[in-house]
RNA sequence: UUGAGAGUUUGAUCCUGGCUCAGAACGAACGCUGGCGGCAGGCCUAACACAUGCAAGUCGAGCGCACCUUCGGGUGAGCGGCGGACGGGUUAGUAACGCGUGGGAACGUGCCCUUCUCUACGGAAUAGCCAUUGGAAACGAUGAGUAAUACCGUAUACGCCCUUCGGGGGAAAGAUUUAUCGGAGAAGGAUCGGCCCGCGUUAGAUUAGAUAGUUGGUGGGGUAACGGCCUACCAAGUCUACGAUCUAUAGCUGGUUUUAGAGGAUGAUCAGCAACACUGGGACUGAGACACGGCCCAGACUCCUACGGGAGGCAGCAGUGGGGAAUAUUGGACAAUGGGGGCAACCCUGAUCCAGCCAUGCCGCGUGUGUGAAGAAGGCUUUCGGGUUGUAAAGCACUUUCAGUGAGGAGGAAAACUCUGCGACUAAUACUCGUAGGGCUUGACGUUACUCACAGAAGAAGCACCGGCUAACUCCGUGCCAGCAGCCGCGGUAAUACGGAGGGUGCGAGCGUUAAUCGGAAUUACUGGGCGUAAAGCGCGCGUAGGUGGUUUGAUAAGCGAGAUGUGAAAGCCCCGGGCUUAACCUGGGAACGGCAUUUCGAACUGUCAGGCUAGAGUAUGGUAGAGGGUAGUGGAAUUUCCUGUGUAGCGGUGAAAUGCGUAGAUAUAGGAAGGAACACCAGUGGCGAAGGCGGCUACCUGGACCAAUACUGACACUGAGGUGCGAAAGCGUGGGGAGCAAACAGGAUUAGAUACCCUGGUAGUCCACACCGUAAACGAUGAAUGCCAGUCGUCGGGCAGUAUACUGUUCGGUGACACACCUAACGGAUUAAGCAUUCCGCCUGGGGAGUACGGUCGCAAGAUUAAAACUCAAAGGAAUUGACGGGGGCCCGCACAAGCGGUGGAGCAUGUGGUUUAAUUCGAAGCAACGCGCAGAACCUUACCAACCCUUGACAUCCUGAUCGCGGUUACGAGAGAUCGUUUCCUUCAGUUCGGCUGGAUCAGUGACAGGUGCUGCAUGGCUGUCGUCAGCUCGUGUCGUGAGAUGUUCGGUUAAGUCCGGCAACGAGCGCAACCCACAUCCCUAGUUGCCAGCAGUUCGGCUGGGCACUCUAUGGAAACUGCCCGUGAUAAGCGGGAGGAAGGUGUGGAUGACGUCAAGUCCUCAUGGCCCUUACGGGUUGGGCUACACACGUGCUACAAUGGUGGUGACAGUGGGUUAAUCCCCAAAAACCAUCUCAGUUCGGAUUGGGGUCUGCAACUCGACCCCAUGAAGUCGGAAUCGCUAGUAAUCGCGUAACAGCAUGACGCGGUGAAUACGUUCCCGGGCCUUGUACACACCGCCCGUCACACCAUGGGAGUUGGGUUUACCCGAAGGCCGUGCGCCAACCUUUCGAGGGGGCAGCGGACCACGGUGAGCUCAGCGACUGGGGUGAAGUCGUAACAAGGUAGCCGUAGGGGAACCUGCGGCUGGAUCACCUCCUU
Repeated sequence: UUGAGAGUUUGAUCCUGGCUCAGAACGAACGCUGGCGGCAGGCCUAACACAUGCAAGUCGAGCGCACCUUCGGGUGAGCGGCGGACGGGUUAGUAACGCGUGGGAACGUGCCCUUCUCUACGGAAUAGCCAUUGGAAACGAUGAGUAAUACCGUAUACGCCCUUCGGGGGAAAGAUUUAUCGGAGAAGGAUCGGCCCGCGUUAGAUUAGAUAGUUGGUGGGGUAACGGCCUACCAAGUCUACGAUCUAUAGCUGGUUUUAGAGGAUGAUCAGCAACACUGGGACUGAGACACGGCCCAGACUCCUACGGGAGGCAGCAGUGGGGAAUAUUGGACAAUGGGGGCAACCCUGAUCCAGCCAUGCCGCGUGUGUGAAGAAGGCUUUCGGGUUGUAAAGCACUUUCAGUGAGGAGGAAAACUCUGCGACUAAUACUCGUAGGGCUUGACGUUACUCACAGAAGAAGCACCGGCUAACUCCGUGCCAGCAGCCGCGGUAAUACGGAGGGUGCGAGCGUUAAUCGGAAUUACUGGGCGUAAAGCGCGCGUAGGUGGUUUGAUAAGCGAGAUGUGAAAGCCCCGGGCUUAACCUGGGAACGGCAUUUCGAACUGUCAGGCUAGAGUAUGGUAGAGGGUAGUGGAAUUUCCUGUGUAGCGGUGAAAUGCGUAGAUAUAGGAAGGAACACCAGUGGCGAAGGCGGCUACCUGGACCAAUACUGACACUGAGGUGCGAAAGCGUGGGGAGCAAACAGGAUUAGAUACCCUGGUAGUCCACACCGUAAACGAUGAAUGCCAGUCGUCGGGCAGUAUACUGUUCGGUGACACACCUAACGGAUUAAGCAUUCCGCCUGGGGAGUACGGUCGCAAGAUUAAAACUCAAAGGAAUUGACGGGGGCCCGCACAAGCGGUGGAGCAUGUGGUUUAAUUCGAAGCAACGCGCAGAACCUUACCAACCCUUGACAUCCUGAUCGCGGUUACGAGAGAUCGUUUCCUUCAGUUCGGCUGGAUCAGUGACAGGUGCUGCAUGGCUGUCGUCAGCUCGUGUCGUGAGAUGUUCGGUUAAGUCCGGCAACGAGCGCAACCCACAUCCCUAGUUGCCAGCAGUUCGGCUGGGCACUCUAUGGAAACUGCCCGUGAUAAGCGGGAGGAAGGUGUGGAUGACGUCAAGUCCUCAUGGCCCUUACGGGUUGGGCUACACACGUGCUACAAUGGUGGUGACAGUGGGUUAAUCCCCAAAAACCAUCUCAGUUCGGAUUGGGGUCUGCAACUCGACCCCAUGAAGUCGGAAUCGCUAGUAAUCGCGUAACAGCAUGACGCGGUGAAUACGUUCCCGGGCCUUGUACACACCGCCCGUCACACCAUGGGAGUUGGGUUUACCCGAAGGCCGUGCGCCAACCUUUCGAGGGGGCAGCGGACCACGGUGAGCUCAGCGACUGGGGUGAAGUCGUAACAAGGUAGCCGUAGGGGAACCUGCGGCUGGAUCACCUCCUU
C1' cells in the first nucleotide's frame, strides 16, 4: 500500500527528439436534449456609470418644551448619552514586516470582571420655543428668554502624574426612590489593538551600481509607545554579485486541484490577516478612524436651480444601463442565531434565517416488472437461400416508487411574561436574584418533512461516437467537389474516415464541444537526464572569490543524532463513530499538520580551535633528450632580373589551341652581378610546447620536462564564476621590402551562356618592425585533477642487473597498434577510456526563424561578444540494414565493340505512322518493347465513322395473353435510292390426343419484365501477350550471429554456357530456375512393303507400264549410338581445361519447343469473359451513298534500281515444303541461278516511275477505289551527309518456289529448298547484363534528390522623418483645505481683581510663515500605438534563370577570413576529413 501506456520521422531497424492522445478536475461557456428530489454554488469582464426602495439606530429610568390622552400614559422635534471604528462589500493598490511562522519590549484598551476610595460646594451659558428677518432651495441671520447625567470654577486626593526632591498638578452627575442603576480617581485581570526582530514569500542582469534625512551621533520636538518619525548641528557613512537599484506582474495564508511521491498550477465559495470605499489630499470627534451609508478642500462626472447658488457617491441587499462567451428576485421574516440601544417591555438589523430563478456542480430515485417465436408486420441488407432489428413489439399476467388528487401531520420553541412555593439579600412578608411547579403567549419557511388513501403503465430519454490510437460495420449519395480532422490522415466513381440510413458501442437527465490546470513528460531530471558522431566541453593557459580537500591527537558543539516542552486557529484531507430511509451533506472524537522556537543529553562523521606526521605538493644536488621561445650573424642549391659571349627561328602553353615572348636576336647554352624568400636529402603514427605552433648552420639570453640518489619544508593541494595573458590564416594602421606565388583585374580558350574550372599576364597581400583584430572542421569534433581495473607487440628519453655501444631482463616517463572485462543506439572506446568512482568548472533541452534583430560592451574598420520574440512545420537528426544508383573500383559475359560481308539514311514506288484536311477521313498501339503493328488481305459487305431515310419488346433470347394452323416456297405488278410498303398467281394444309382449343410445335399481334450497345473505365478485373532474358539467378526450413532491420547459407580459392562442378567455411539441407527428359536433322539396325523403289530375272505400247522382288531409296514405328568413356599433358592426387585416338557425330553435335522470383498501375473492356457507371422512339436496329484510299510536309519498314559479277534474246537440267475432300500415283510444276549470242560504259538495249490508248478476269457493281496483259510514253536515279542496322556456317549474301485468308487483289507475313562466302588480334573503349566491393542527403529509388536570385499572393517582424498616449525622475512656479509656529489692531459668559468705568488671565476670528494635494512650465529616461518608405524572414499542386550540394555529383567537400559576381556561387590564404580511387615507407641486390 503507492508508479500501466499508445500514435507519429524510415523501404524496413535501433536510438535521440519533439508533437499528439487516453485520466482527473472546473465559479465555466456553447450545441442538442430535459421527469423528480436533497445538498451546495451563481459578474472570473468595466475598482464602469447608476433611477428607485431598503441596509444604524436607540434611550422619556439624563433634560426642558410642544401636542394628544381613556389621566394610567403616549407621541414629536431638539439638547444630552451610547452606538454609527462592528456587521456587510471589493481586490484597485501593495514584492512590503503586507502576509505566513516563531519570538520580543518601549505601549494603549470604551463596554466586561476583581479590589480600594470618592460621589462635596457653587456658577455662567445654549438649542428647542417665541419675535423679526434673508434665500427659489439647501440652509440661515438678529433679538428676547430656558433645562440637564451638556459646560465651567472651587474644595478634597489613599493611591496617580511631574519634580531642581523644596514642592507643584489634577476628579465627579445625577435619576428614581430607598435600594439599585449611574458617575469620578486608582490598581489588577481579560479582550482587542499599535510597535520591533529572525526565517520564508514571482520574473527579468538586454536593469550594476543605488542612496543626502541618505547612515550614525548629540540636543530638541512629537507620539499611547521605541525610532531620522520630525528638526538643528556634527561625522561620512549605508545597501549591493548570497543580486542592491530599476522594470514587469501579483492581495497573502489555511487551503483547492493534480501527482506514487517529490513537485507543478492555483488562491471562487468557507475561515484568518491586509488594503480600499468616485479620484487625490487633509484633519476633526472619539477608548478606538485619518472613518463605505461622517466632515473640509481640490478634480472629474451626474442632477436641481428663480443662474445668485446648491445636492450626490450601491467595491451594502435587490435592481438598471453598459461591457461580455457568461453569472439570479427591485421576494418573506426578525420565528431562530448574532449585533446596537434600553432597567425592561421593546425598537432597529438586505447581518442572518428562509423562499424564488438557473441541470452550474455533487448525490439519490424514476421513466415499469414477469411471460411471450407465427422468430408477425415494417425498416435495413442479401451470395436471393437468408440474415438483422428481436423477447424487442403485439398479446397475457402483475406492480404503483416518483409526479397527480385528497386526508392527516412531527421538529426547528429555548426563553420572555405571569402565578404559587422554597432559598439568598434585606429592617422587610417590597424589589431583585436563583430554583421547582403551574398558567398564558411566540414559526417567515409552510398547502413543511413525513404518513395514509385513490386511479391507471398510466405523465417521464437523450447525446456522442463506430479508419488506427479506441469499445463499436454495412448500404446509398457525393467524386481532391461538398466536406471531415486531437495526431497520423480521409475525399480525384466501388469512401467501414464526407452527408444520410439501418445496425452497433459508450454514457445517461444528461451527453458532446471549446477554454484553461496538473498528469502522462525521466520533455528542466532534488527524488530522476545528458554533452566522441544525435542539441551540448569555453581555442589554450595563469589565477581571484567560491566549492572540495591526506594522516593523527586533544578540545569545542555550528551542522548532526536522541529526549522533553511550547506552538503549529477553526474548517478541510485521513481514521473510528453518530444523524438525515441511502448517498451527497451535517456532526462527535482521534490522528496528522513534514515547520518554528526553547531546553537537556551525546560526540562517530563534517566544520572550528590547538598540536604532531609524511604517502599529496614543493625545494636543494647530479645528469639527460629535444624543429620549446627570443636576438644577432652566416651558408649553399633553386627561381627571377640585369650585363657580356656563343647561336638561330622559333619559344611557351594545352585535352586541343590561342593570348603572350621572339629577326630590335628570344628559347637554349656559358660566365659574371643583383635581390628577396624558403631551407631538398636526413625525416620517422620521431621530438618539443598549455594551445596556436615549431625544421639549414653558429653564438648569446631564456622557459619547461624527464631520470637517479639523498636531504629539507610540512597539506603549502585540486578546480576555478568574474578577471587577465597567449592565440593559425585572412584582414586593418604606420614605415620599410618586394625574387617567386597570387585574391581583384585584363586578355585567350571552353561553353547554349562561363562573371568559373584550363592558359598568358598581374595588383593588394604573402616578408620585416611596431601597434590592432581575437576568430577557424582553433578537432582526439572527447574540460581539468585523483585513485582503481587482463594482456600482447612496436617506438622515443633516462636508470639498474647479467663482465658487454650487441642482446636479454627489469624500472620510471612519453608516444602508437591490436585486443579481454566493462561501457555504448550502433559505429566504436578499451590503463593515453567513451570502464568503475570522487571533486570542481563550462554547456544542452524539437527543426526553421537565428547565432539573426534590438540594446549593451569591445574594435580605426571589417566585425567580435552577449543574445531574443512574433511566425511556421511534424518532424529535423544519429548509427546501422536491404536495395537502387555513381561521368567509383575489381572480375566476367553477349554480333557489345573490334575484324569482315551486305544494307538503311540520297532516288522512284509500295506500305504503316505523325501532321494537316474533311461531313467522316472509325478505333487502338507510342523509346528499346508503337509505326508491312491489331488487318491471314476496306470497291458493296467488312465498318465500328459521316450524311440522308426508316423501326421501337426491337436484327437476337426467355416468360405472359390473344389470334391463326402452320411455316414456307413461288409468279407477277406498283411506289421508293433502298430498307420497306401495298397488291397478286400457284403449291402446301403440323404432331400427339383421354377428341376437351387438351398438350406440344410454329407463325403473327399486344403488353411489360427485358433485349441490345465495337458507349466509358486495361488506373476496378480475369484470361492472353510483350519486355528485361534462355540472363543465371530467386528463395525456404532448421541452426548460428546481431537489441533489431537483417546477416550467414548464396561470400571465398579454382572452374563452367550456367548458383555448372570441386575444395574450404557456422552452417546443414531443400525448392523454383540451369542442365537433362520432348520434337526435328545427321549414322546404323529391326519390323512393315502400298499408292513408294528397281539390284538381279521376264514381258513391254518404252511409261516401274506389267509380272516379280523388298536388296536399295523412301515412308513410319521401335531400337542402338556420345558418356570427357579411352590416352597424354596440366591442375591441388579435385572439378575441369588443352591435345590426340576411335567415330556418322566430341566436349550443351545442330536447330526448335521450353521463359524462375519478379519489373514496367507495360498492352488489350474493339477477340472473349467481367464489376461499376452511362444510353433505352437511342449511344440500340435496318438501308442507300460516302469515308477509312484525302495531301504543302515529316518519320519508320520494304521493293526496284543506278548497271558489264550486268541487261536483252535463245537453249535449258536437278529441288523441297505445301495445296488441290481421300491419295507418296494425277494436277498446281515452269524453278531461278547455269550455258550460248549480243550490247561496250552512255542517263545507255541501264532504270522503270508517270501518262495516253486498247483489252482480259473477278464480282450485283471496278467512278471515287482492284489485279493482270498489249502498244506507246521513258521521270528521278551514276552507290548516297551526319548518323545507323543485320549477320560467326550450310550462316550472311543471292535465287526462285509454296501456303493461309481470299469472289478478286502481296513489294507484306509464314514456310521451302538451290548456289554459297569473308572475318574474329583481342576486351582499352560504346551499349546491355551478372557477381563482389565502396560512397550516398536516393527508396516513386539518378527520368532520384536538391540550392539560390527573380516574379506573384498572404502573414508576422526589424529600421524609419515623425506623430499620439501612458509611466517615471528632476528643476522652477502656483499654493486650496488642514494641523503646526508666530502674531493677534478686532471680538469674547464662566476664574481673579475692581474705583464697577474697566483691567488681568484665557480664548476666538483675522493676518503672516514653513509644510503640502491638484495644477503649470522646462529638461531627461522609459513603455506602448500609428507611420510614407525600406530590410531581411516565413508560407504558398503545377511561374522564370541556371545546377551549387548528395556518387570522385562530374573542379572532393567543408570551416575561418578577404575580394568579386544575376543567382546558386567563384577565387586567394591557412586549416579539417565529417574525401572517393590508386599507391603505401625505407633499405639491399640486379
A computed fold for a 1486-nucleotide RNA from uncultured Chlorophyceae, annotated as small-subunit ribosomal RNA.
The source organism's lineage runs through Eukaryota, Viridiplantae, Chlorophyta, core chlorophytes and Chlorophyceae.
The RNAcentral record of the sequence draws on ENA.
Its Rfam family is "Bacterial small subunit ribosomal RNA". Its family is annotated with structural constituent of ribosome and ribosome in the Gene Ontology.
The prediction has a mean pLDDT of 83.